Predicted 3D model of a 76-nucleotide RNA (transfer RNA) from Catellatospora sp. KI3.
Its Rfam family is "tRNA". About the family: Transfer RNA (tRNA) molecules are approximately 80 nucleotides in length. It is annotated as a transfer RNA.
RNA sequence: ACGGGUGUAGCUCAACGGCCAGAGCACCGGUCUCCAAAACCGGCGGCUACAGGUUCGAAUCCUGUCACCCGUGCCA
Numbered sequence: 001a002c003g004g005g006u007g008u009a010g011c012u013c014a015a016c017g018g019c020c021a022g023a024g025c026a027c028c029g030g031u032c033u034c035c036a037a038a039a040c041c042g043g044c045g046g047c048u049a050c051a052g053g054u055u056c057g058a059a060u061c062c063u064g065u066c067a068c069c070c071g072u073g074c075c076a
């Protein structure tokens, strides 16, 4: 440089173009316990990477940019 893939909660991941984007873990609170852990109950947490476009309607489709991963190649 080229090609491909990924980007959604702190982390790992879901979500047919159509209801208010969910789950597990983590975190916080409670129950329990002498205390804690475990277990159980509840809660918090989102500009769906960014900017545009298409559409009545976009996490989802299209374009550009950025970041990361993989492959190929160039220079040294």
Stems, first nucleotide, its partner, number of pairs: 001072007010025004018056001027043005049065005

The organism belongs to Catellatospora, within Bacteria. The sequence was found in a public genome assembly.